[in-house]
RNA sequence: CGAGUCGGUCGGACGGUCGCGCGCCUCGCCCAGCGAGGUUCGAGGAAAGUCCGGGCUCCGCAGGGCAGGGUGGUGGCUAACGGCCACCUGGAGCGAUCCACGGGAAAGUGCCACAGAAAACAGACCGCCACCCGCGCUGGUUGCGCUGGCCGCAGCCACGUGGGAGGUAAGGGUGAAACGGUGAGGUAAGAGCUCACCAGCGGCCUCGGUGACGGGGCCGGCUAGGUAAACCCCACCCGGAGCAAGAUCAGACAGGCAGCGUUUGAGGGCGGCCCGCCCGAGCUGCCGGGUAGAUCGCUGGAGCCCUGGAGCAAUCCAGGGCCGAGAUGGAUGACCGUCGAUAUCCGUCGGUUGAGGAGCGCGGCACGCCGCGCGUCUCGAAACCACGGAGUCACAGAACCCGGCUUACAGGCCGGCUCGUCCG
Repeated sequence: CGAGUCGGUCGGACGGUCGCGCGCCUCGCCCAGCGAGGUUCGAGGAAAGUCCGGGCUCCGCAGGGCAGGGUGGUGGCUAACGGCCACCUGGAGCGAUCCACGGGAAAGUGCCACAGAAAACAGACCGCCACCCGCGCUGGUUGCGCUGGCCGCAGCCACGUGGGAGGUAAGGGUGAAACGGUGAGGUAAGAGCUCACCAGCGGCCUCGGUGACGGGGCCGGCUAGGUAAACCCCACCCGGAGCAAGAUCAGACAGGCAGCGUUUGAGGGCGGCCCGCCCGAGCUGCCGGGUAGAUCGCUGGAGCCCUGGAGCAAUCCAGGGCCGAGAUGGAUGACCGUCGAUAUCCGUCGGUUGAGGAGCGCGGCACGCCGCGCGUCUCGAAACCACGGAGUCACAGAACCCGGCUUACAGGCCGGCUCGUCCG
């Protein structure tokens, strides 16, 4: 420098004006409140999907089991998890690295499309093989016959051919998959039928590791298909509902019921009480309803930042500092200026240069690359850069909180590692 791989981080900046939401301060007023002014704070890395886990709240709960749901290599982290870290095993890659819903298929059951003869204690379509029955313008041989021949008939053997009843999983062919591989023996032909080696499986022993697992040795039967995001088996985990959870304060009108009262005057007014005076037919309680509404829950927390320490890491510990939204008809916006970025478009009496492909020749060395030259092809409305202008500024938006996962995302910045080439 080129190619690649893994991770972190930012996600327009600053200022002004106007506006909005919570809180605080000051002032004013007709003070349970309203108004004015000032001021702090005011979306995210995903606030999203609501998939998983936890806190919190209410209900339920002696203990155990069944049913149901979930998880699934090992060790660790964590409040917990289906998350994260490290490792193991298998697979992909030269490598960095990536992928795996990664327990059990020699407990049982089910399923395995199409093709194919056969798809799971398998199977005989072609082929191969011995046997039986037949056939032959075939060959050999033996016997008999005569017309003595390249003769006829019969038997046997070989070969070919048709059929029957079998053997055979070596070979062909089908398939995603056909019951280990190579060689030798063996056989009618074959076959783990037998043997050697290899692969795989199981058992035992041993070494290393906390463990998954790995290395080595011996023995065995000779071989066991896949599928458990099919039933199932094993181990472990799980009570239900959710902030419209839940808690506190607590109405009004209608209507209903009950009590008291209408000259034996309930109740109300005359500044507190009595007397007195006046008005006077309604008044009170309960239900409606713990309803409407209001307030709390509500945001200081498994919190954030910095430093140091333990650990490979996830993470944990210690010290210091900080407070960063809290709406509920649901705020977080608009405009202007300066700067930044720019995939897109336009412009410049702008600038620089030819760029790329294959080929030939010369030179260099680390020997398959580089440099230079030559002509040839493609592109001249080319490529790159600078400046100016326009436009644009991703995905998206809190609603009890937190940890994850997943998904969306213009563009920028930083870092680790791998491979290749060149130079020193």
This is a predicted structure of a 424-nucleotide RNA (Bacterial RNase P class A). Rfam family: Bacterial RNase P class A. The family's RNA type in Rfam is ribozyme.